[in-house]
Molecule: Glycine riboswitch aptamer
Organism: Sulfuritalea sp.
RNA sequence: GUCCGAUCGUCGGGAGAGAGCAAGCCAUGCUUGCCGCCGAAGGCGCAAAGCCCAGGAAACGCUCAGGCAAAAGGGCCGACGACGCAGC
Repeated sequence: GUCCGAUCGUCGGGAGAGAGCAAGCCAUGCUUGCCGCCGAAGGCGCAAAGCCCAGGAAACGCUCAGGCAAAAGGGCCGACGACGCAGC
């Protein structure tokens, strides 16, 4: 100097599940309670790698949180940029 991966930012794409019932409030909206659901923010849990201990992942499980018209959010994917590690 270049710059896999990783990390961050911007843009684009992005699933699932009741526009549930009742009540209240300065209405469409929000809040509370109740029932039914979803998993792809987050969070939690588990296998093998062959004594024990330790360690131990996810798109698997749990739904605390979040969500169930639209909007917002959204694992992940693509493009661009930043950063800079390995390598050269």